[in-house]
Formats: sequence, C1' cells, structure tokens
RNA sequence: AGCCGGCCAGGCAAUCGCUGUCUCACGGGUUUUCCCGCGUGGCAGAGGAAAGUCCGGGCUCGGCGGGUCGAGGUGCCAGGUAACGCCUGGGGGGCGCGAGCCCACGGAAAGUGCAACAGAAAGCAAACCGCCGAAGUGCCGGAAACGGUGCUGGCAAGGGUGAAAGGGUGCGGUAAGAGCGCACCGCGUCGGUGGUAACACUGACGGCACGGCAAACCCCACCUGGAGCAAGGCCAAAUAGGGAAGUCGCGGUGGCAACACCGCAGCGCCGGACCUGCGCGUGCUUCCGGGUAGGCCGCUUGAGGCGCGCGGCGACGCGCGUCCCAGAGGAAUGAUUGCCCACGACAGAACCCGGCUUAUCGGCCGGCUCUC
Repeated sequence: AGCCGGCCAGGCAAUCGCUGUCUCACGGGUUUUCCCGCGUGGCAGAGGAAAGUCCGGGCUCGGCGGGUCGAGGUGCCAGGUAACGCCUGGGGGGCGCGAGCCCACGGAAAGUGCAACAGAAAGCAAACCGCCGAAGUGCCGGAAACGGUGCUGGCAAGGGUGAAAGGGUGCGGUAAGAGCGCACCGCGUCGGUGGUAACACUGACGGCACGGCAAACCCCACCUGGAGCAAGGCCAAAUAGGGAAGUCGCGGUGGCAACACCGCAGCGCCGGACCUGCGCGUGCUUCCGGGUAGGCCGCUUGAGGCGCGCGGCGACGCGCGUCCCAGAGGAAUGAUUGCCCACGACAGAACCCGGCUUAUCGGCCGGCUCUC
C1' cells in the first nucleotide's frame, strides 16, 4: 500500500416513567396449590441488518386417485443441509505482480429466428483498394528468345469496413497466392491413462468440415399443488333475529276429570271518550343455538446460544456439560441530569427459523500478500 475472516456499534452513574416476569401484601371471583385487579420490591427489555419481502423451510387451514400437457423456476461436478436460487470443496474461463476477486458456466453438426450502421461481401459467403500476367487472346517493340500493354482471367497474402470476414504462427511452395504441402498450436473423431465426477494429460487419424447469439423462441435434465398468524382455535355480554318449554287474569256454576258456560277485567282493530262487534295471543319466565363487541390461546424452548471433546480439507455432523436471552398488540424498550472520550452511522421486533440483497460514523482482533 493492499487482501481475507471474525467482533463491537459511545461509555459510566443517578432520578422519573413504560412492557414483561417473579416474590410479597391487599381486594375480588361458583376452576380456590386456580383466575382477575391494584400496589411494593427484585430481574429482564430490539438489530447486524429487526429493512427489501427476493428465495427456502417449519407451523396452520381447508383441498387432493394416477398420469400427461401447460405454467413458473433452476442449470459445470461432488458434498453439506429440514430445504434452497444458500454454503463448502473441486473443475473450467476471465482479472490482478501477488494475497485474492469475478463468472445464469447444460445444448448452436434438432428446428425456427436475429445481426442496426458501416462494408465489395454477414450465412448455398464475397472482391472495393490491392497483388499477378504463368494460361488464352488483341496490339506495340524485336530476327528470335523475350519485353511492354489491354482484355478474358487468376488470388485472398496486405490495406480498408465491422462486435464478428470461413483457424493461428513459421517454413516451403507459387506468376501471385492459398492447408496447396509440412512442423507446432487450436479444432474434430476414435481410443488410452488418472480422477467418484466436472475435467486433465496423452496416442492415432482427419486439412478444417462444425462462425456468433439460447438473461430469443426452443431442446434436454431436475424441482414446484393453494392460501397465509388478518393462518387458525377457545370462551362469550347487551340489543335484535331463530328454536324449544312453561305460564297465560279474577270470581261463580256444573262436572270425578279434561273442560264447558256466565260475569268482571286485559290487549289489538281503535282514533279524545264511551258502547257494540270481531280476534286472542300479546306479554312474562327459563333454556338452546349461530354470530358481533370484548377476552384468552396460537406467542416464543428453538433445525436455540455458549464451552469442551471427537470425525471431516471444509461447509457441517456427533457426544457431553451449561444457560434461558423482548413477546407488545393502537402497539413498551423512553426522558432528564452529571462526568468522560475518538463526539457516536444505518436504522427499530409484531408467528418463527435458514439464506440472499441493500443501508451503515467509526473502531478492535487474527491470518496473509506486495514494495521499500
């Protein structure tokens, strides 16, 4: 000057609050070793990301015969894990002097499709500049050989265009050239060796056929049913509906009784009042059931933290010991004061857990690299 990994997240004290929990005291209760309320004292009280809600699981509910298609996702190999798109180790490619970092990294000799602009030519390739004049032919010079020049033509080495121009370097070869020939490299086919594998190394053959893009459709392999704690469960008031049971006035007469009749009274039609007529259930009590308000549970003991030992390169696993570490719910985790310093970032739980990603003042520890 850098790389990798781990950790901390202003500190201390006092006072007053808030939430949870435990002890004790008081009050209340028809679950009485229980529940509720209130008070007192003790203890505990946000994060590395609590965030984005992007993946994966637990849990819950209701659904489900099997298969295929479709849809979505994943994509080198092996392992870890409850699972993953995560992690570890390895292979391949790229970057860096290096420690190390990055990579959607299956298939383009199945099919379809795409490639703007530039350029002569962009997918059955092509010839603008250029190079050649061996071959054919015209003209000129020459006795001829041959030379010059044009046309027919040959070439793809060089220039130029482009992200990309049908292998690369070198030697030979040629009129000039060219896998035209050869060597090496690359590529392909078939083998051999090593490796669990990805793959690596290597032999023979092939003169090069088979360009690129699949975070284009597609093909191949594998995975995936849905909704989510406002999941879901329990208790359950008042009022208004629903259902059931009981009661349904008083007096008299008759009757064993059920009941019938008479009189008085009540309510509705019915109104200011009365009469008459018609109707009798209105009402009251108790119980049952659904749901609402409200309350309780789910709720935090868990794929848990820490320490030690063992196995493994590692992710991780196994064993033993030890610890309990927010659980609210209109939603607590705060305020004030004092002292100190390096003057304090991003940000706050809401069912839980494993990841990824993003945000983040500053500091500490360990390992490693490069330069002097």
The RNA shown here (Bacterial RNase P class A) has 372 nucleotides and comes from a soil metagenome. RNAcentral holds the sequence, with entries from MGnify. Of the family's consensus pairs, 94% are formed in the model. Its Rfam family is "Bacterial RNase P class A". Its family is annotated with ribonuclease P activity, tRNA processing and dimeric ribonuclease P complex in the Gene Ontology. From the family's description: Ribonuclease P (RNase P) is a ubiquitous endoribonuclease, found in archaea, bacteria and eukarya as well as chloroplasts and mitochondria. The family's RNA type in Rfam is ribozyme.